[in-house]
Context: one part of a larger RNA
RNA sequence: UGACGGGGGCCCGCACAAGCGGUGGAGCAUGUGGUUUAAUUCGACGCAGCGCGAAAAACCUUACCUGGGCUUGACAUGGAGAGAAUCUUCUGGAAACAGAAGAGUGCCUCGUAAGAGGAGCUCUCACACAGGUGCUGCAUGGCUGUCGUCAGCUCGUGCCGUGAGGUGUUGGGUUAAGUCCCGCAACGAGCGCAACCCCCAUCCCCAGUUGCCAUCAUUAAGUUGGGCACUCUGAGGAAACUGCCCGGGUUAACCGGGAGGAAGGCGGGGAUGACGUCAAGUCCUCAUGGCCCUUAUGUCCAGGGCUACACACGUGCUACAAUGGGCGGUACAGAGGGUCGCGAACCCGUAAGGGGGAGCUAAUCCACCAAAGCCGUCCCCAGUUCGGAUUGUAGUCUGCAACCCGACUACAUGAAGCUGGAAUCGCUAGUAAUCGCGGAUCAGCAUGCCGCGGUGAAUACGUUCCCGGGCCUUGCACA
Numbered sequence: 001u002g003a004c005g006g007g008g009g010c011c012c013g014c015a016c017a018a019g020c021g022g023u024g025g026a027g028c029a030u031g032u033g034g035u036u037u038a039a040u041u042c043g044a045c046g047c048a049g050c051g052c053g054a055a056a057a058a059c060c061u062u063a064c065c066u067g068g069g070c071u072u073g074a075c076a077u078g079g080a081g082a083g084a085a086u087c088u089u090c091u092g093g094a095a096a097c098a099g100a101a102g103a104g105u106g107c108c109u110c111g112u113a114a115g116a117g118g119a120g121c122u123c124u125c126a127c128a129c130a131g132g133u134g135c136u137g138c139a140u141g142g143c144u145g146u147c148g149u150c151a152g153c154u155c156g157u158g159c160c161g162u163g164a165g166g167u168g169u170u171g172g173g174u175u176a177a178g179u180c181c182c183g184c185a186a187c188g189a190g191c192g193c194a195a196c197c198c199c200c201a202u203c204c205c206c207a208g209u210u211g212c213c214a215u216c217a218u219u220a221a222g223u224u225g226g227g228c229a230c231u232c233u234g235a236g237g238a239a240a241c242u243g244c245c246c247g248g249g250u251u252a253a254c255c256g257g258g259a260g261g262a263a264g265g266c267g268g269g270g271a272u273g274a275c276g277u278c279a280a281g282u283c284c285u286c287a288u289g290g291c292c293c294u295u296a297u298g299u300c301c302a303g304g305g306c307u308a309c310a311c312a313c314g315u316g317c318u319a320c321a322a323u324g325g326g327c328g329g330u331a332c333a334g335a336g337g338g339u340c341g342c343g344a345a346c347c348c349g350u351a352a353g354g355g356g357g358a359g360c361u362a363a364u365c366c367a368c369c370a371a372a373g374c375c376g377u378c379c380c381c382a383g384u385u386c387g388g389a390u391u392g393u394a395g396u397c398u399g400c401a402a403c404c405c406g407a408c409u410a411c412a413u414g415a416a417g418c419u420g421g422a423a424u425c426g427c428u429a430g431u432a433a434u435c436g437c438g439g440a441u442c443a444g445c446a447u448g449c450c451g452c453g454g455u456g457a458a459u460a461c462g463u464u465c466c467c468g469g470g471c472c473u474u475g476c477a478c479a
Base pairs, nucleotide, nucleotide: 001479002478004475005474007473008472009471010470011469012468013467015463016462019427020426021425022424023423026318027317028316029315030314031313032312033311034309035308042053043052064304065303066302067301068300069299070298073129077128078127079125080124081123082122083121086103087102088101089100090099091098092097107118108117109116110115131293132292134291135290136289140287141286142282143281144280145278147276152191153190154189155188156187157186158167159166160165171182172181173180197270198269199268200267202238203237204236206234207233208232211228212227213226216225217224241264244258245257246256247255248254320420324379325378326377327376328375329374330373337366338365341360342359346355347354348353386417391412392411393410394409395408396407397406433455434454435453436452437451438450439449
């Protein structure tokens, strides 16, 4: 000087408390451990691994296993020779591939032509080389997690100290903040904080189609004429700064209250992550040193596996019902996506879906939210008209192909489950809870992920305690 203390003081944070809803019990989904296996590819392991890499494992992916092939190679550059490319058929075979036969001569330059040369492609030969998701993340770059959006981390000069170092950065107030004020052997400065950036909330102006409809006419319908007021869209601007008033405070910073205002003291949200820590993670994104393999640890193909299953754990979905379940009628979004696409009306089918093809390169079409609410009705507290697992049969769709191993539909079947031990998680407002919708990936496959809107709470006395953190101080046998 730091780190540490079941030392002290001060202060924060859904840290506790106050509340609401969960997890832990059940079934299923998914990840992991373990076990099994020819293989169940690999990585990730307290917080900060475990719906994680993976924003899609039937083949492919795929790195694993079994079997069968190739050896200048699936891929790059270079030499020589031949053919040019390419297409079709047959045989072997599971396929890659191998063998055979047939057709076949394109492009550019020179040349009348024959022909010659060249680019691209294929085959053969030889060698330099290729190749490696092989090892080392404790050799590395890059990227990332984490403490933590915590308020800290430093420097120049000066001063103090033999020196390590200190001072500044401590102190008194204050703040979300090393934020600001005052003081002070310090005076300044940098990286962080804040602001500048984006979205939302109010108003003004410009613009008016595909958007909108107050007035006029019209229709089944903003449908059409018309209009651009209003909504909205999207470009520019205004507005909030403790600016004003009162009180407190040291006449300060600032704090409490008020006015006006759409918004008030950081208005709400996002992006933004200091010096560093964990030899944290990644050599399987990529790059890269070293080591290793080179008829194999490379590469191609088929099939299998990554989907196994006495078990254990994490994360979720669905429930256990009456604030509910079923049936019928009726309403209100936002944000996105679409031409190898989204696909309407209509017809067929109980349905998944099929036929159909209008419209849409999109404010035009796809396009219907659901919960809620209202009305009517059945259920009457039961393992039930709760719950839907599991299983059987019949189907639909995608795709070369759904046996291993897809999603969905119909009928039948109807399991566990009656609110969950010890323990443990999230959340302070348009939040939790609850309800649906969209997107990426994607042929197909979503309870995951990323977004979007609808309905919409309860509680916070307080900081003694648990956890994490910041500042000062103290002890120390640690560095």
A computed fold for a 479-nucleotide part of an RNA from an uncultured bacterium, annotated as small-subunit ribosomal RNA, 3' major domain.
The RNAcentral record of the full RNA draws on ENA, Greengenes and SILVA.